[in-house]
RNA sequence: UCGAUUGUUUUCUAGGGUUCCGCAAUCAACUGAUUGGCCUGGUCCGAGAGAAAACGCACAGUUUUACUGUGUCACGGAGGGACAAAAGCCCGGGAGUA
Numbered sequence: 001u002c003g004a005u006u007g008u009u010u011u012c013u014a015g016g017g018u019u020c021c022g023c024a025a026u027c028a029a030c031u032g033a034u035u036g037g038c039c040u041g042g043u044c045c046g047a048g049a050g051a052a053a054a055c056g057c058a059c060a061g062u063u064u065u066a067c068u069g070u071g072u073c074a075c076g077g078a079g080g081g082a083c084a085a086a087a088g089c090c091c092g093g094g095a096g097u098a
Base pairs, nucleotide, nucleotide: 007055008054009053010052011051012050015045016044020042021041022039023036024035025034026033027032057071058070059069060068061067062066073093075096079091080090081089
């Protein structure tokens, strides 16, 4: 300097905003309307570098058409994108750095 690999999914969490619900204020023609996420919340989004589980793959062993065990490391902008909108989501194990 280059190449390969570092798996997939589900549930949850850190976090996130405000389409819906709720809440609050105001107005009402009293089945509602408007505004508010510097409103705790429910629905919702949600981690490569967070958690757990299932499956898969590789290697080793064993009492071998199966069972058991192991599977490392991971600092990181700005900017842009989507959904209603935002985000440790996606671009991205990116640009960079050690």
Molecule: Guanidine-I riboswitch aptamer
Organism: Carnobacterium antarcticum